[in-house]
A computed fold for a 111-nucleotide RNA from Oceanobacillus bengalensis, annotated as SAM riboswitch aptamer (S box leader). The sequence was found by an Rfam model in a public genome assembly. NCBI's taxonomy places the organism under Bacteria, Bacillota, Bacilli, Caryophanales, Oceanobacillus. Model confidence (mean pLDDT): 80 of 100. The model forms 94% of the base pairs in the Rfam consensus.
Parts: sequence; C1' cells; structure tokens
RNA sequence: CUCUUAUCAAGAGCGGUGGAGGGACUGGCCUUAUGAUACCGCGGCAACCUUCAAACUUAGGUUUGAAAAAGGUGCUAAUUCCAGCAGAGCAAUGCUUCUGAAAGAUGAGAG
Repeated sequence: CUCUUAUCAAGAGCGGUGGAGGGACUGGCCUUAUGAUACCGCGGCAACCUUCAAACUUAGGUUUGAAAAAGGUGCUAAUUCCAGCAGAGCAAUGCUUCUGAAAGAUGAGAG
C1' cells in the first nucleotide's frame, strides 16, 4: 500500500517545549496568540485484540455475561462537526427528516 471483516449518537485532560495554523478531501460551519498542529511527561476513557464463566456446536467455532490487574493497539472539541452520491417523505425545483451507499478512522486477519 491492497483485500476481507467488525465498529463509528456513549466515554475520557492537565503540565512542559514551541509559535501558526487545525478540524482527511470539497463546500459550509467551527476552533485557534485566553496559544492551534506537532512532540514530550503524567493521567484518563473504552473494551478491538486479551482473560474468565455459561450455553450451543461433531469440530473449527458462535453467542451471552463478567473483568481491566498485566500486555498490543486506539481514543481523549463539536455524532466520523454537518453535507457531498442514491432512494423515500414533505413540499414545489427548495427545505428539512429518514434509510442506504461512497469516502474516512480504528481494530483484527490475510497478501
């Protein structure tokens, strides 16, 4: 980097360095010298991998519940900040709502 698969309405911040952008892309909207992004330190959240128990399964394994002590990741402004494409509804070429997709992020597995 590519493919498969699961999840994405909840949750969780302080300090230091440093000095201008950041929120993936486009449009909007927001955030930022009351100090962004990034890096470092210490916390925290969560439960994907993990551990335990029960049930089911010929088996591989699946489902449910519990744990967070140890380890691998992840996350810690705003629903993935909202929309982008398609369909439905309302209504008259527009707004809003709903559903799905696409894109993206993260985990696990494979190449």